[in-house]
Context: one part of a larger RNA
RNA sequence: GGACGAACGCUGGCGGCGUGCUUAACACAUGCAAGUCGAACGAUGACGACAGGGCUUGCCUUGUCUGAUUAGUGGCGAACGGGUGAGUAACACGUGAGUAACCUGCCCCCCUCUUCGGGAUAACCUCGGGAAAUCGGGGCUAAUACCGGAUAUGACUUCGCACCGCAUGGUGUGUUGUGGAAAGUUUUUCGGUGGGGGAUGGACUCGCGGCCUAUCAGUUUGUUGGUGAGGUAAUGGCUCACCAAGGCGAUGACGGGUAGCCGGCCUGAGAGGGCGACCGGCCACACUGGGACUGAGACACGGCCCAGACUCCUACGGGAGGCAGCAGUGGGGAAUAUUGCACAAUGGGCGAAAGCCUGAUGCAGCGACGCCGCGUGGGGGAUGACGGCCUUCGGGUUGUAAACCUCUUUCAGUAGGGAAGAAGCGAAAGUGACGGUACCUGCAGAAGAAGCGCCGGCUAACUACGUGCCAGCAGCCGCGGUAAUACGUAGGGCGCAAGCGUUGUCC
Numbered sequence: 001g002g003a004c005g006a007a008c009g010c011u012g013g014c015g016g017c018g019u020g021c022u023u024a025a026c027a028c029a030u031g032c033a034a035g036u037c038g039a040a041c042g043a044u045g046a047c048g049a050c051a052g053g054g055c056u057u058g059c060c061u062u063g064u065c066u067g068a069u070u071a072g073u074g075g076c077g078a079a080c081g082g083g084u085g086a087g088u089a090a091c092a093c094g095u096g097a098g099u100a101a102c103c104u105g106c107c108c109c110c111c112u113c114u115u116c117g118g119g120a121u122a123a124c125c126u127c128g129g130g131a132a133a134u135c136g137g138g139g140c141u142a143a144u145a146c147c148g149g150a151u152a153u154g155a156c157u158u159c160g161c162a163c164c165g166c167a168u169g170g171u172g173u174g175u176u177g178u179g180g181a182a183a184g185u186u187u188u189u190c191g192g193u194g195g196g197g198g199a200u201g202g203a204c205u206c207g208c209g210g211c212c213u214a215u216c217a218g219u220u221u222g223u224u225g226g227u228g229a230g231g232u233a234a235u236g237g238c239u240c241a242c243c244a245a246g247g248c249g250a251u252g253a254c255g256g257g258u259a260g261c262c263g264g265c266c267u268g269a270g271a272g273g274g275c276g277a278c279c280g281g282c283c284a285c286a287c288u289g290g291g292a293c294u295g296a297g298a299c300a301c302g303g304c305c306c307a308g309a310c311u312c313c314u315a316c317g318g319g320a321g322g323c324a325g326c327a328g329u330g331g332g333g334a335a336u337a338u339u340g341c342a343c344a345a346u347g348g349g350c351g352a353a354a355g356c357c358u359g360a361u362g363c364a365g366c367g368a369c370g371c372c373g374c375g376u377g378g379g380g381g382a383u384g385a386c387g388g389c390c391u392u393c394g395g396g397u398u399g400u401a402a403a404c405c406u407c408u409u410u411c412a413g414u415a416g417g418g419a420a421g422a423a424g425c426g427a428a429a430g431u432g433a434c435g436g437u438a439c440c441u442g443c444a445g446a447a448g449a450a451g452c453g454c455c456g457g458c459u460a461a462c463u464a465c466g467u468g469c470c471a472g473c474a475g476c477c478g479c480g481g482u483a484a485u486a487c488g489u490a491g492g493g494c495g496c497a498a499g500c501g502u503u504g505u506c507c
Base pairs, nucleotide, nucleotide: 001507002506003505004504006503007502008501009500010499013374014373015372016371017370018369019367020366021332026330027329028328030327031326032325035076036075037074040073041072043070048065049064050063051062052061053060054059083285084284085283093209094208095207096206097205098204099203102202103201107198108197109196110195111194113192114191115149116148117147118146124139125138126137127136128135129134155178156177159174160173161172162171163170164169211257212256213255218248219247220246223245224244225243226242227241228240229239230238260282261281262280263279264275265274266273267272287308288307289306290305291304310321311320312319313318338364340363341362342361346360347358348357349356350355377407378406379405380404387398388397389396390395411448413443414442415441416440417439421434424431425430451496452495453494454493455492456477457476458475462491463490464489465488466487472479473478
């Protein structure tokens, strides 16, 4: 000198764009953050229409049609999106390869099929237990819920054949034994099953690369390898039985400390050094520890079970909870924001669609926290006014500075007008949170808007008074003991400017 997610002191006009718990992965009141589909299903049946009956002529009731609404069964989603950085020195990450050892819901393309049956169960009704959470018994019912049979390339299996390769092997084809479909509408759509291919997403393996410590020198028993089996989507000591005795290490094993990794960011001419906030990719975690279930996908933040700590309810028998989601509270701290608006846009889930949900997101609020831009007026104006300060008492300086004359009106203020973002959706009417915002026009008046640090040298900028090794200053050298340009005040000056200084950290 540059930089910062900064803090502190003094000061503070406006706008745009960013950014804001670095500390206690401390504990959390309250609200919201994941639902949706009635065009899968039974049920419920509001409003309305038509017909009939009673008839106190505008009310009751019966039937039919339409079908709003939704608790339940079922489907899809909830594994995304959002948060945090605790753990992790590891194939976690980056980069480059491999899988003849793998999986992939929804989506796209091609081919085939969509047949015949069955038994339940929630909702509902009823009975009961419990303070509650909620649970149990009996009865009825539906499906794109569940189960069985038929059919079939394919899968596994027995036995061959052909071709190919990168060691295990791969592909194609023939041959013996097990196993799949569901309707709604029928006008087209939208669906379901099996097979092949694609796309996307994932899984595993390997080469190389990136911290400190030898005041850590030996370490390891499923350890290293083999055979067989189990398990997995899949290879593999991943697990198990048996066998062998190996494996790693001074090119630093093992141990200890620290740490999420990268694209990048800061600095530097570069080499390098430091960092990993915001944004993007990957990983890990979700009160702490462990476990599996469901599912295409989880060992699952707002799912389940067990144990533990903590908090809450209780009728003491038993129950409920998990903000490292968005706000917000307490606490810690030098320190970090609103319990805001909207789904209008972008994106996501569901749905045929309308639409619903969305603290993702879009916006608004607060903070000079940062960067950038603008303003606090422009021109003229000497008797160089008054005042202040200094003085050699002549004057000098503040200083064109002020007053005064003239001009302008950015920003702020006020009044009127007033968007784009709307592509889309909807039969049409219509549909913007931001927002009466940006922007445009008019009006008034210089009117409302300057501070902070420094002035001995480094280092731009000097005098007077006070003080008298005192009070104090200080980044280094050093100032102060009676004329201090170094302390304090004043005048003047220098520097930067809505900021200026100080502290901390890095280069």
Molecule: small-subunit ribosomal RNA, 5' domain
Organism: uncultured bacterium